[in-house]
RNA sequence: GUGCUAGGCGGGGCGCUAGCGGUGCCCUGUAACUCGCAAUCCGCUCCAGCGGGGCUGAAUCCCCUUCCGAGGGGUGGACACCCGCGGUGAGGUCCUUUGGUGUGGCGGUGAUGGUCCGGUCCCAACGCGAUGGAGACCCGUGAACCAGGUCAGGUCCGGAAGGAAGCAGCCUUAAGCGGCCCCCUCCAGGCGCAUAGGGUUCACCGGAUCGGAGUUACCCAGAGCGACCGACCUGCGGGCCGACACCACAGAGGAGGGUGCAC
Numbered sequence: 001g002u003g004c005u006a007g008g009c010g011g012g013g014c015g016c017u018a019g020c021g022g023u024g025c026c027c028u029g030u031a032a033c034u035c036g037c038a039a040u041c042c043g044c045u046c047c048a049g050c051g052g053g054g055c056u057g058a059a060u061c062c063c064c065u066u067c068c069g070a071g072g073g074g075u076g077g078a079c080a081c082c083c084g085c086g087g088u089g090a091g092g093u094c095c096u097u098u099g100g101u102g103u104g105g106c107g108g109u110g111a112u113g114g115u116c117c118g119g120u121c122c123c124a125a126c127g128c129g130a131u132g133g134a135g136a137c138c139c140g141u142g143a144a145c146c147a148g149g150u151c152a153g154g155u156c157c158g159g160a161a162g163g164a165a166g167c168a169g170c171c172u173u174a175a176g177c178g179g180c181c182c183c184c185u186c187c188a189g190g191c192g193c194a195u196a197g198g199g200u201u202c203a204c205c206g207g208a209u210c211g212g213a214g215u216u217a218c219c220c221a222g223a224g225c226g227a228c229c230g231a232c233c234u235g236c237g238g239g240c241c242g243a244c245a246c247c248a249c250a251g252a253g254g255a256g257g258g259u260g261c262a263c
Stems, first nucleotide, its partner, number of pairs: 001263004007056003010028005018045005033053005062258006071249001073247004081239007091229004095224006102218005113210008121199003125195001127193003131188005138179004147172004155164003
């Protein structure tokens, strides 16, 4: 130098699996071959995809060690924020109570208070009214024939006089339909008022009576282990986000070393 051969022609995580690799999903990254197989899956067994085809090939390319490290994964998890249950509790509102040279009202024409009666309230009854519904009355409409009256024309009977049935039209009416709902009748009830009973006595109102001087609204001040709300701070539990730390893996890249055969 030529021709071959071993080897190579990506990796990581999740998931699956006894395990390995692949198909699946996600990521990284490249100069990153190709066909067939495959999620109630496919192929294998620690040299752990199998079977075809292709390229490269003993080194920049294969193998080992080491450095760096894109990247995804695992474990722990701070601060902040949110939710729930508490603690302390500034303060606020209300209530009770005490006081005031406070302001006003009422008060010897009798206050607060006590007692009695009645009403407001509840139950059932009754009457009246109102409301609503139904009916009646009234008005209108309403029958091709099977309703009534009158029945032109036409028809029938008759020698005639005359008679009979009767369509359309007109008038009327039944059932029905519509209106009216002033008056009349009936019915209804979380309507109103009145009447005479029964019940209740917390509160309010009115009256009578006892008694004899305060009482009440507001304002101010004090007290209350009174009720409710409750800022700030804080304890426990949970959630979200996941800074950051650690762990193993790791493509590409750097360095060092190793690995054939034949002519």
Bacterial large signal recognition particle RNA from a soil metagenome, 263 nucleotides, folded computationally. Rfam family: Bacterial large signal recognition particle RNA. The family is grouped with related families in Rfam's "SRP clan".